Model confidence (mean pLDDT): 81 of 100. The RNA shown here (transfer RNA) has 74 nucleotides and comes from a Clostridia bacterium. Lineage of the source: Bacteria > Bacillati > Bacillota > Clostridia. Rfam family: tRNA. Gene Ontology term of the family: triplet codon-amino acid adaptor activity.

[in-house]
RNA sequence: GGAGGCAUAGCUCAGCAGGUUAGAGUGCAUGCUUGACGUGCAUGAGGUCACAGGUUCGAUUCCUGUUGCCCCCA
Numbered sequence: 001g002g003a004g005g006c007a008u009a010g011c012u013c014a015g016c017a018g019g020u021u022a023g024a025g026u027g028c029a030u031g032c033u034u035g036a037c038g039u040g041c042a043u044g045a046g047g048u049c050a051c052a053g054g055u056u057c058g059a060u061u062c063c064u065g066u067u068g069c070c071c072c073c074a
Base pairs, nucleotide, nucleotide: 001073002072004070005069006068007067010026011025012024013023019057028044029043030042031041032040050066051065052064053063054062
């Protein structure tokens, strides 16, 4: 220098051939349970879906660029 992949909750990830309120596990907070801790159960908080544009009635999803990371070729 060239080709490709990934970026979604604190962490690990799912999701969608564009359309309800964006989800799971784990972690966190509160309550119940216990003599206490743990376990278990319930409830809750937590997200500009990396960033910026474009297409569209509508974008986490499609297109372009940027940034970061991974891998391949040279």